[in-house]
RNA sequence: CAAUCAGACGGCGAUGGAGUUCGCCGCAAACCGCGCUCUCGAUAGAGAAACGCUGAUGACUCCUACCCUUCC
Numbered sequence: 001c002a003a004u005c006a007g008a009c010g011g012c013g014a015u016g017g018a019g020u021u022c023g024c025c026g027c028a029a030a031c032c033g034c035g036c037u038c039u040c041g042a043u044a045g046a047g048a049a050a051c052g053c054u055g056a057u058g059a060c061u062c063c064u065a066c067c068c069u070u071c072c
Base pairs, nucleotide, nucleotide: 009026010025011024012023013022016063017062018061019060020059021058033053034052035051037048038047039046040045
C1' cells in the first nucleotide's frame, strides 16, 4: 500500500410511519414488481409503447391511508 474477515456506522430491500429481526451494499453501489406485445440478439439477455394484475412488510407486530363484508 492492497486484499479479505469481524465489529461499529450509514444506506437499500416496487406506495407512508414506528419497533424487532434477516439479507444486501458502502463513495458507488445495494434498490427501482409482474403479465402481454414489439424491437435487437443464435441463445441467454437487454430495451421500449399501450393495456392488464397484486401488495402500504424483505419478514413479524402496531399505527395511518385505501378496499370488501357485517352490526349499531
About this RNA
Predicted 3D model of a 72-nucleotide RNA (Fluoride riboswitch aptamer (crcB RNA motif)) from a Gemmatimonadota bacterium. Model confidence (mean pLDDT): 76 of 100.